[in-house]
RNA sequence: CACAACAAAUGGCCGAAGCUUCAUGUCGAAGCGCGGGGGAACCAAUAAAGGGGCGAAUUUCCGUAUAUUCGGGCGCGGAUUACGGAAUAGGGCUACCCAGGCCCGAGCCCGUCAGCUAACCUCGUAGGCGGGAAUGGGAAUGCCA
Numbered sequence: 001c002a003c004a005a006c007a008a009a010u011g012g013c014c015g016a017a018g019c020u021u022c023a024u025g026u027c028g029a030a031g032c033g034c035g036g037g038g039g040a041a042c043c044a045a046u047a048a049a050g051g052g053g054c055g056a057a058u059u060u061c062c063g064u065a066u067a068u069u070c071g072g073g074c075g076c077g078g079a080u081u082a083c084g085g086a087a088u089a090g091g092g093c094u095a096c097c098c099a100g101g102c103c104c105g106a107g108c109c110c111g112u113c114a115g116c117u118a119a120c121c122u123c124g125u126a127g128g129c130g131g132g133a134a135u136g137g138g139a140a141u142g143c144c145a
Base pairs, nucleotide, nucleotide: 012129013128014127018032019031020030021029022028033125034124035123036122037121038120043115050113051110052109053108054107059087060086061085062084063083064082065081067080068079069078070077071076090104091103092102093101094100096138097137098136099135
């Protein structure tokens, strides 16, 4: 000097997931705030393959499979499932906005049951990341003179 890794720094990020009070040593409780579900009339809807909820996370196409299933059998084709890939509705970051840039586009739950929905009833308040980077323009605020 260069590269890589680790640690610290609690600034910051996704998300509803924060604050206060009381208690506790046996794992809590309550309130406020934020978020979700159920639930009339009116309206809407009206078959089946069930259906539904949280969430941005839906949808389409291609390929593979020694898997399942359907078409009388094989070939072959369709459907389902699993895996891989390319897109996509939609969502996030870049401490405010625009442009540009970088990402996500999962997973879980209810259990035959739920449209909307005033009153009312009820539930949650977790978890996971993490700081030298891509910038340009515009705006706002604070301090000093």